[in-house]
SAM riboswitch aptamer (S box leader) from a soil metagenome, 107 nucleotides, folded computationally. The RNAcentral record of the sequence draws on MGnify. Its mean pLDDT, the model's own confidence on a scale to 100, is 81. Its Rfam family is "SAM riboswitch aptamer (S box leader)". Rfam describes the family as follows. The SAM riboswitch is found upstream of a number of genes which code for proteins involved in methionine or cysteine biosynthesis in Gram-positive bacteria.
RNA sequence: CUUAUCAAGAGAGGGCUAAGGGAUCCGGCCCAUUGAAGCCCCGGCAACCGGUCACCAUAAGACACGGUGCCAACUCCGGCCUCCCGAUGCGUCGGGAGAAAGAUGAG
Numbered sequence: 001c002u003u004a005u006c007a008a009g010a011g012a013g014g015g016c017u018a019a020g021g022g023a024u025c026c027g028g029c030c031c032a033u034u035g036a037a038g039c040c041c042c043g044g045c046a047a048c049c050g051g052u053c054a055c056c057a058u059a060a061g062a063c064a065c066g067g068u069g070c071c072a073a074c075u076c077c078g079g080c081c082u083c084c085c086g087a088u089g090c091g092u093c094g095g096g097a098g099a100a101a102g103a104u105g106a107g
Base pairs, nucleotide, nucleotide: 001107002106003105004104005103006102011042013041014040015039016038020031021030022029025079026078027077028076043071044070045069048067049066050065051063052062053061075101081098082097083096084095085094086093087092
């Protein structure tokens, strides 16, 4: 850079450590000394890639062995860009869709 997916699912576990964390900016709302984030171990979820099995005329399946990933809240929510609908005191406000950004896989 291209492409697919992102409303489901899964930890009150153990160890080290110690004050922050929820990507980024703004706003909100949460989580956290009953221990955040990080690292290690264990456990679990899922089924993207590989593998194995089954099926076979074209579309769908099973397993979870290997490689990743993931395990608060929709990608926690909204804003910052575009479009649509409604309201409006014309300053904006509410709702919806998308884009952008981000995350993960594959190339």